[in-house]
This is a predicted structure of a 1384-nucleotide RNA (small-subunit ribosomal RNA) from an uncultured bacterium. Its Rfam family is "Bacterial small subunit ribosomal RNA".
C1' cells in the first nucleotide's frame, strides 16, 4: 500500500493478504546435469561389521620356510617404546568453574618439534613369555621353576632445585632478578650401518638455557524472562597461620572478626549450550544458533581416582544403579551422542558402499602398516544454478472441443504439410587434468672427512588412480524419448457454459451457495510460474501494532483523589585550572570461513580462488566550545526581612434564634391527614386548629453573588482564643538554598465497622394500604438502623475542567474580586495576584480549546496498546468485617469504539394542517333478503385479490357457450401458423343410418358447373399450454396524496459524509408571497393554461322557440312568418385585493365595506412531482428462464364455479302515521334506438301477446318520472307495518329454464317493534330523501357508471385520536412491527 466496523463521512483501533526465508513436511506431477544439504521428535534400545595402532633399527621365546648349516626370512603371543587426552559424534547439563571482546599472571606448566651449549661412567636383583602341575561352564586365575632387554633399582659426576647468607641491579604494591658461598636433593640406553677396528655416522637417551606451540589462571564489559520470586549468605565475608596444586585463592582446615551480596535486581523459579555468523529489514532493530569455523560441556545414569607432557579419559580401570546377554546358578559380559544399519518414537531425514589415489594424522631410521578422519560413488526436486522438451515457413483460418444473439466467435499459425536444425537422448570410437613431493633403481656433483657407510644438490628412468573408460572430443541415427502445477468475486494478473439448489461443498479476510453462481463441481478458455506448483508450520516485513530512529492520555485505551518528601532525573550568570564524558590523529585487536567492491577459474552460474574493505574494545597523542565534577564569585530563580490586606481556611470552647416534633394546661367540635383517585394511619378515651409556657436533638432563612478560601476532600448564625496559607508595596540580607519525584509518610466525601454516649426531623431494612396480569418497586401511612458527639477503622466515588506538577512565550475585548499606582467632586488611566465570557493566530478526527491552552518549547513523574472474559481468579500485602491494593490465562469474535452527517422514528419539544377530533345529520353491528370472501364439502366446487391500498374486487352481466374445473368417450404434425414430396376432383352444404356427441358411414345433388394464389397431404421441421416463478421482467394499475414538497447549476462552506441555497420574521390553500440572509439562479411539483357550470352581450337559427302581425282547430307553433324571448353552438367579455377604510414592517398579506350575476382559488373535473411499499397483475396483453409433448395440447356430452353446521365484508327491504293503501292531478334532467327502439287501435287482472305507424333521432320511440301536491281510509297493533318463505297457475328469452333464469297472477304471510362493544360517510344544492337512463346482454341489476327533483343541521375550538409538513433532540438504518436489558 490493500481489504474488512457505518445507510454514508472522517478517526481511533484490531484483525486479513501481497515480499523474502527454511535442515522442512505433504498433495499432484516428474527429462538431464553441476554444486551444496539430508533424524529438528526417543542424550530411547540397539544385532552385525568396521572407526587406533604401530615398532624385530630395544628384548627374549615359539613356529614354519630356506639355508652355503654359520644363519636368513616370515609369522605369532609376551615383556618394553610411543601413540591411543587427536582425529570423529551429540547439546543432555550449564544463566555462568561457559561464551564474546579487551586485558592480566611479578602466581603456572608443556610430550613431541627448533636452536645452544653440556653429558652418557662404574654396578646389581628381579619378571612375563615358555615349561611342569592344579581350580573353573566361561571369564580367568593361583603355584613351582627357567629367561632378557633402552624393562626396575642403588652408586659417581654435572647442571638444576631449595634453604640460608653477602654483595649488586631493576620494577608495579606485594616483589623480581644477577654474581659468589654453605648444606640437602636429583641423570642417562642403547640400537642399526660402514670402517684401514682407532672410530665414523644416523636414529634414539640424560640434565640444563631459551623459543615456539598447546593449555591453566585472574579481572573488567557485554548479551533472555518472571517481582503474582524481595530479602539471600555460616566456609557464608575477611584477616593470621598451615596443608594442598603446575600455580594466586576458603581450594581445605584451625583460629580470630562480623562480616558479604541485593530495586543498578541479589535469592528463587522456569527457560537455554555460547560466538563468528544465518534470515529479514531503507535503517534502528527483531528473530535464530542445522550445514561449515572457534570455544564449552558430554559419552548408559550417578561417583571416584590411577596412568601420564596432557585425562578426571566415547570404543581404559574401579564401585553403585537401571537395562541386556551367556551361564553348568558358583560367576560373568556389554555400552553406536564413530560410519553404515535395525527397531521405536515421528509429518519426517540417505549405501549395513569402494579407497587410502590426494589432503591430514598415528608408529616406524625406512621400506610400509593403521586411519568410517577424509577423498569418492550411491539415495533423496530438499535447496541453489545451469539446459532442454525443437526452430523457421503455413489460412482451405481443416476437422474437433467450447461457445452463439445460429450470423458466427474461440482455441489458432496452433495443428496438419514443406524445409530445417541436433543441445540433450542412444549407440560407437579416441579419451584427460588430478602424480607435486616423497619412495625404488642408476648416474653425476657439493661440504666435511684418513676412508666407507651418511648427509644434501641435479639428473635421467621406474611403481602408484578409489573416483572411472568418468569429464570432454568426434562420428552415426533421429523431432524423434522429455510439461505439469495453481489459480480466475474484490484485495489480485486472468470468464463464460453446464450441474447442484442453504444441499453437496469452497473461504487467508470480507465471504459465496436458498433453481438464471465468472466465489461449490465439471468443461472450454485465460492467467501465473515452471522441472516444479501448490498447501501447511515458523520468522522477519509490512505494523509509526511498544514508536531510540518514529506513538499517544478533554470525549476513542490511557492523568494516580490531593499533597509532602528521600533516592533518582533535570536545573540560572560569569570565571579558574585540570581532561572524566565529547571529538580528532596514530598503533594493537578485530581467527579463518562468510558479506561488500574488484579480478581470475571451472563453455555460463551456482561454486571456487585471489586482492581490497571494519564497527567495537585497548593502548598512545592532541583540543577544550558543550556536559559533569573541583576552586573562588554574582544576583535576574527561591528564600527571609519590614509595612499593609481580604478572606464560608483549620481547632478548640461558648452565646443567641426560627423551625418540626413532644409535654402540660385552656379554647374548641368532627374530622383530620393523604392522593391521580383511594385507603392503611390519627380522632368523642377530645384529634386536626388554636393560645400559653416547658423539654430535646438538629440546623443554619434572608444577606448570597459563574463571589471569597483551600492542596484536594471541602467550608456558610454570632463571639473568644489558638492556628496554616496567599496578596500587594519596599528592595538593605542569603547567594542556586531550584523543579520534578518511584518507594514511603500524611489528608481524603457518602456509605459502613467498633466502643461509649445521643436521637427532634429525616430515613435504608422492615410493616400495612394502594397501583398492577404479578408489584419483593414507583405512590401513600407507620418505622429501625444511620443521619449528630468522642475516640479508632475503613480508603473508596462520574474523588470531574472526565484535562498531573513546573518555568518561558504567543492579538485583542468585556464582567468581577482582592490590593497598589494616580488624580481627584467623582471618574477615565496604568500595574500585581485571581475569578468568568467572547474571540485572533494556531491546533484538534470533529466537537471544541485558544495566556486559567488542548497553542509553540524545555524538565519531571504516572498511566495506554483490539473488544469481551474481567477488575474476575489464584498468589500476596492491608483490613475486625465489608472489602481495597495488586492483577492474569484458557475460550469466543472481527470488531469494539469516538466525533461528526443524512434519514426514519419517540407514550421528546415547538409551529401548523385534514371530516383527523370536536359540534350535527344519517347509517352499519341485531332482523330477513342479494352479493362478495373466509371456512368446509365435494370427482370438481377453476384461478387470481389479503390491513388501511382484498372481500356488489378481475366479472360493463356462469342455464350450453363462456370455463380455464371434474368424470367418461375421443385425436396425436394436431382445433390455430408456416415450409413440404405427392395427389387431385374434393370439402363445405342436403338427406339418411350408428352414437350422448365428437365421430364414422351412405346416398342424391352429379352424364352438372367454379375455383390450382385452392383443397388434400407421408415423413419431418414445428405447433400448442389460462403449466410455475409479479422474487427474473417489460407494460399498466394502486397506495401515500392534489400532501407542498423533491431536486440541480454555478459559488460559498466543511478533511469528508454533507451543509448553504429549501433554515429565519411575517404571510399562505400552496416552497403562495415578501423581508432580511453567501448565496444567485434553475427545472419537476403549487398556481395558471384545458373541460362542465353561474351572468350577459354579438353571430347563427332546424328539428327547437313563439312576443308581436295573420291564418288555423274540437284541442294543439298546426300553418304563413319572425329572430324578440327560452333554447341550441360558436365567438369574445366579465373578477384582478382592481377601488375605499383599517391593520401590517411604507412589504406580501388580512379584516370590513361599495359596486357587482359571481369576491378573495366562484362551484365541479381532468391534471398525481422525487420517491416509498422485491405493493397488485406471467389469468388482458408482451416476454426471460425452467417445465408437458398419444399430453399440462385439442375436441365432445353432462356436471361443477349456484355445494352449506358456520364466520366476516358490502347492499337492499323493513320495522311503520314526516306512514301504508286508494284515488286525483302537476314539475326533470340526461341517455339509448336498426337482428334495433318500436306508437295508435285490439286481447288478457297482469306479465305479455297481437299490431307494424314512425324513427339511423332537438323530429319518432323508449317515456306514466318519483317523492312533493289534493282528497278519501287506516289509528299504533306484528297491524291494510313488513313482505321472506312456500303452493298452484301464467308470460318472456333461448337448441334447452331440473340442477340453476327473469317476470306476472291469487293464496300463504316468517323474522323484524330503531338494533351490545364497536364503527362509517357527510361541511351547502352538500347530507338525507324520489325517482329515471345506460353499459354488459338472447335472458337475466338490491351492483356498476351517470342524471335530475325536494333539500338541512353544525363547526366554541385544537387538550385528546388518527394522518400529514417544518423546525430541533436520543444507542434505530431489515430504519420503533427498530433496537436492547433483566428474570423464569
Nucleotide at each position: 500500500g490493500a481489504g474488512u466496523u457505518c445507510g454514508a463521512u472522517c478517526c481511533u483501533g484490531g484483525c486479513u493478504c501481497a515480499g523474502g526465508a527454511u535442515g522442512a513436511a505433504c498433495g499432484c506431477u516428474g527429462g538431464c546435469g553441476g554444486c551444496g544439504u539430508g533424524c529438528c521428535u526417543a542424550a530411547u534400545a540397539c544385532a552385525u561389521g568396521c572407526a587406533a595402532g604401530u615398532c624385530g633399527a630395544a628384548c627374549g621365546c615359539a613356529a614354519u620356510a630356506c639355508u652355503u648349516c654359520g644363519g636368513u626370512a616370515u609369522u605369532g603371543a609376551g615383556u618394553g617404546g610411543c601413540g591411543a587426552a587427536c582425529g570423529g559424534g551429540u547439546g543432555a547439563g550449564u544463566a555462568a568453574u561457559a561464551c564474546a571482546u579487551a586485558a592480566g599472571c611479578a602466581a603456572c606448566c608443556u610430550g613431541g618439534c627448533c636452536a645452544u651449549g653440556a653429558c652418557a661412567g662404574g654396578g646389581g636383583g628381579a619378571u612375563a613369555a615358555c615349561u611342569g602341575a592344579c581350580g573353573g561352564a566361561a571369564a580367568c586365575g593361583a603355584c613351582a621353576g627357567c629367561u632378557a632387554a633402552a624393562a626396575c633399582c642403588g652408586c659417581a659426576u654435572a647442571g638444576g632445585u631449595a634453604u640460608a647468607a653477602a654483595c649488586g641491579a631493576a620494577g608495579c604494591a606485594u616483589u623480581u632478578u644477577g654474581u659468589u658461598u654453605a648444606u640437602a636433593u636429583u641423570a642417562a640406553a642403547a640400537a642399526u650401518g660402514c670402517u684401514a677396528a682407532g672410530g665414523c655416522a644416523u636414529u634414539g637417551g640424560u640434565g640444563a638455557u631459551g623459543g615456539a606451540u598447546g593449555g591453566g589462571c585472574u579481572u573488567a564489559u557485554g548479551g533472555a524472562g518472571c517481582a503474582u520470586u524481595a530479602g539471600c549468605u555460616a566456609g557464608u565475608u575477611g584477616g593470621u597461620g598451615a596443608g594442598g596444586u603446575a600455580g594466586a585463592g576458603g581450594c581445605u582446615c584451625a583460629c580470630c572478626a562480623a562480616g558479604g551480596c541485593g530495586a543498578c535486581g541479589a535469592u528463587g523459579c522456569a527457560u537455554a549450550g555460547c560466538c563468528g555468523g544465518c534470515c529479514u529489514g531503507a535503517g534502528a532493530g527483531g528473530g535464530u544458533g542445522a550445514a561449515c569455523g572457534g570455544c564449552c560441556a558430554c559419552a548408559c545414569u550417578g561417583g571416584g581416582a590411577c596412568u601420564g607432557a596432557g585425562a578426571c579419559a566415547c570404543g581404559g580401570c574401579c564401585c553403585a544403579g537401571a537395562c541386556u546377554c551367556c551361564u553348568a546358578c558358583g560367576g560373568g559380559a556389554g555400552g553406536c551422542a564413530g560410519c553404515a544399519g535395525u527397531a521405536g518414537g515421528g509429518a519426517a531425514u540417505u549405501u549395513u558402499c569402494g579407497g587410502c589415489a590426494a589432503u591430514g594424522g598415528g608408529g616406524g631410521g625406512a621400506a610400509c602398516c593403521c586411519u568410517g578422519a577424509c577423498c569418492g560413488a550411491g539415495c533423496a526436486a530438499c535447496g541453489c544454478c545451469g539446459c532442454g522438451u525443437g526452430a523457421a515457413g503455413g489460412a482451405a483460418g481443416a476437422a474437433g472441443g467450447a461457445a452463439u444473439u445460429c450470423g458466427u466467435u474461440u482455441c489458432g499459425u496452433a495443428a496438419a504439410c514443406u524445409u530445417c536444425u541436433g543441445u540433450u537422448a542412444u549407440a560407437a570410437a579416441g579419451g584427460a587434468a588430478g602424480a607435486a613431493a616423497g619412495g625404488g633403481a642408476u648416474g653425476u656433483g657439493u661440504a666435511g672427512g684418513g676412508a666407507a657407510u651418511g648427509a644434501u644438490a641435479c639428473a635421467u628412468c621406474u611403481a602408484a588412480g578409489a573416483c572411472g573408460g568418468u569429464a570432454c572430443u568426434u562420428u552415426a541415427u533421429g523431432a524423434g524419448g522429455a510439461a505439469g502445477c495453481c489459480a480466475c468475486g474484490g484485495c489480485u494478473a486472468a470468464c463464460u457454459a453446464c450441474g447442484u439448489g442453504c444441499c453437496a461443498g469452497c473461504a487467508g479476510c470480507c465471504g459465496c451457495g436458498g433453481u438464471a453462481a465468472u466465489a461449490c463441481g465439471u468443461a472450454g478458455g485465460u492467467g501465473g510460474c515452471a522441472a516444479g506448483c501448490g498447501u501447511u508450520a515458523u520468522c522477519c516485513g509490512g505494523a509509526a501494532u511498544u514508536a531510540u530512529u518514529g506513538g499517544g492520555c478533554g470525549u476513542a485505551a490511557a492523568g494516580a483523589g490531593g499533597g509532602a518528601g528521600c533516592a533518582g532525573g533535570c536545573g540560572g550568570c560569569a570565571a579558574u585550572a585540570g581532561a572524566g564524558g565529547u571529538c580528532u590523529g596514530u598503533g594493537g585487536u578485530a581467527a579463518a570461513a562468510g558479506g561488500c567492491u574488484g579480478a581470475a577459474g571451472c563453455u555460463u552460474a551456482a561454486c571456487u580462488u585471489c586482492a581490497g574493505u571494519a564497527a567495537g574494545c585497548c593502548a598512545u597523542g592532541g583540543a577544550a566550545a558543550c556536559c559533569a565534577g573541583c576552586u573562588a564569585g554574582c544576583u535576574a530563580g527561591a528564600g527571609g526581612a519590614c509595612a499593609g490586606c481580604a478572606g464560608a481556611g483549620g481547632a478548640a470552647c461558648g452565646c443567641g434564634g426560627a423551625a418540626u416534633u413532644c409535654c402540660a394546661u385552656g379554647u374548641g367540635u368532627a374530622g383530620c391527614g393523604g392522593u391521580g383517585a383511594a385507603a392503611u394511619g390519627c380522632g368523642c378515651a377530645g384529634a386536626u386548629a388554636u393560645a400559653u409556657g416547658g423539654a430535646g436533638g438538629a440546623c443554619a432563612u434572608c444577606c448570597a453573588g459563574u463571589g471569597g478560601c483551600g492542596a484536594a476532600g471541602g467550608c456558610g448564625g454570632c463571639g473568644u482564643u489558638c492556628u496554616g496559607g496567599g496578596c500587594u508595596g519596599u528592595a538593605g540580607c542569603u547567594g542556586a538554598c531550584g523543579c520534578u519525584c518511584a518507594g514511603u509518610c500524611c489528608c481524603g466525601a457518602a456509605a459502613g465497622c467498633g466502643u461509649g454516649g445521643g436521637g427532634a426531623g429525616c430515613a435504608a431494612a422492615u410493616a400495612g394500604g394502594a397501583u398492577u396480569a404479578g408489584a419483593u418497586a414507583c405512590c401513600c401511612u407507620a418505622g429501625u438502623a444511620g443521619u449528630c458527639c468522642a475516640c479508632g477503622c475503613c480508603g473508596u466515588a462520574a474523588a470531574c475542567g472526565a484535562u498531573g506538577a513546573g518555568u518561558a512565550c504567543u492579538a485583542a475585548g468585556u464582567g468581577u474580586u482582592g490590593g497598589g499606582g494616580g488624580g481627584u467632586c467623582g471618574a477615565a488611566c496604568c500595574u500585581c495576584a485571581g475569578u468568568g465570557c467572547u474571540g485572533c493566530a494556531g491546533u484538534u478526527a470533529a466537537c471544541g480549546c485558544a495566556a486559567u491552552a488542548a497553542g509553540u518549547a524545555c524538565u519531571c513523574c504516572g498511566c495506554c496498546u483490539g473488544a469481551g472474559u474481567a477488575g474476575u481468579a489464584c498468589g500476596u500485602u492491608c483490613g475486625c468485617a465489608a472489602g481495597a491494593a495488586u492483577g492474569a490465562a484458557a475460550c469466543u469474535c472481527a470488531a469494539a469504539g469516538g466525533a461528526a452527517u443524512u434519514g426514519a422514528c419517540g407514550g421528546g419539544g415547538g409551529c401548523c394542517c385534514g371530516c383527523a377530533c370536536a359540534a350535527g345529520c344519517g347509517g352499519u353491528g341485531g332482523a330477513g333478503c342479494a352479493u362478495g370472501u373466509g371456512g368446509u364439502u365435494u370427482a370438481a366446487u377453476u384461478c387470481g385479490a389479503a390491513g388501511c391500498a382484498a372481500c356488489g374486487c378481475g366479472a360493463a352481466g356462469a342455464a350450453c357457450c363462456u370455463u380455464a374445473c371434474c368424470a367418461g368417450g375421443u385425436c396425436u404434425u394436431g382445433a390455430c401458423a408456416u415450409c413440404g414430396a405427392u395427389c387431385u376432383a374434393a370439402a363445405a352444404g342436403c338427406a339418411c343410418u350408428a352414437g350422448a356427441g365428437a365421430u364414422a358411414g351412405u346416398g342424391a345433388a352429379a352424364u352438372a358447373g367454379u375455383u390450382a394464389u385452392a383443397g388434400a397431404g407421408a415423413a419431418g421441421a414445428c405447433a400448442g399450454g389460462u403449466g410455475a416463478u409479479g422474487c427474473a421482467u417489460g407494460g399498466u394499475u394502486g397506495u401515500c396524496g392534489u400532501c407542498a414538497g423533491c431536486u440541480c447549476g454555478u459559488g460559498u462552506c466543511g478533511u469528508g459524509a454533507g451543509a448553504u441555497g429549501u433554515u429565519g420574521g411575517g404571510u399562505u390553500a400552496a416552497g403562495u408571497c415578501c423581508c432580511g440572509c453567501a448565496a444567485c439562479g434553475a427545472g419537476c411539483g403549487c398556481a395558471a393554461c384545458c373541460c362542465c357550470u353561474g351572468u350577459a352581450g354579438c353571430c347563427a337559427g332546424u328539428u327547437a322557440c313563439c312576443a308581436g302581425c295573420a291564418a288555423g282547430u274540437g284541442a294543439a307553433g298546426u300553418u304563413g312568418g319572425g329572430g324578440a324571448c327560452u333554447c341550441u353552438g360558436g365567438c369574445g367579455a366579465g373578477a384582478c385585493u382592481g377601488c375605499c377604510g383599517g391593520u401590517g414592517a411604507c412589504a406580501a398579506g388580512c379584516c370590513g365595506g361599495a359596486g357587482g350575476a359571481a369576491g378573495g382559488c366562484g362551484g365541479g373535473g381532468a391534471u398525481g412531482a422525487c420517491g416509498u411499499c422485491a405493493a397488485a397483475u406471467c389469468a388482458u396483453c408482451a416476454u426471460g428462464c425452467c417445465c408437458c409433448u398419444u399430453a399440462u395440447g385439442a375436441c365432445c356430452u353432462g356436471g361443477g364455479c349456484u355445494a352449506c353446521a358456520c364466520a366476516c365484508g358490502u347492499g337492499c327491504u323493513a320495522c311503520a302515521a314526516u306512514g301504508g293503501a286508494c284515488g286525483g292531478a302537476a314539475c326533470a334532467g340526461a341517455g339509448g334506438g336498426a337482428a334495433g327502439c318500436g306508437a295508435a287501435g285490439g286481447a288478457g287482472u297482469g306479465a305479455u301477446c297481437u299490431g307494424g305507424a314512425g324513427c339511423g333521432g332537438a323530429a319518432c320511440c323508449u317515456a306514466g318520472a318519483a317523492a312533493a301536491c289534493c282528497g278519501u281510509u287506516c289509528u299504533c297493533a306484528g297491524u291494510u307495518c313488513g313482505g321472506a318463505c312456500u303452493g298452484c297457475a301464467g308470460u318472456c328469452u333461448g337448441c334447452a329454464a331440473c340442477u340453476c333464469g327473469a317476470c306476472u297472477g291469487c293464496a300463504c304471510g316468517a323474522a323484524g317493534a330503531u338494533g351490545g362493544a364497536a364503527u362509517c360517510g357527510c361541511u351547502a344544492g352538500u347530507a338525507a330523501u324520489c325517482g329515471c337512463g345506460g353499459a354488459u346482454c338472447a335472458g337475466c341489476a338490491u351492483g356498476c357508471c351517470g342524471c335530475g327533483g325536494u333539500g338541512a343541521a353544525u363547526a366554541c375550538g385544537u387538550u385528546c385520536u388518527c394522518g400529514g409538513g417544518c423546525c430541533u433532540u436520543g444507542a434505530c438504518a431489515c430504519a420503533c412491527c427498530g433496537c436492547c436489558c433483566g428474570u423464569c
The sequence is in RNAcentral, with records from ENA, Greengenes and SILVA.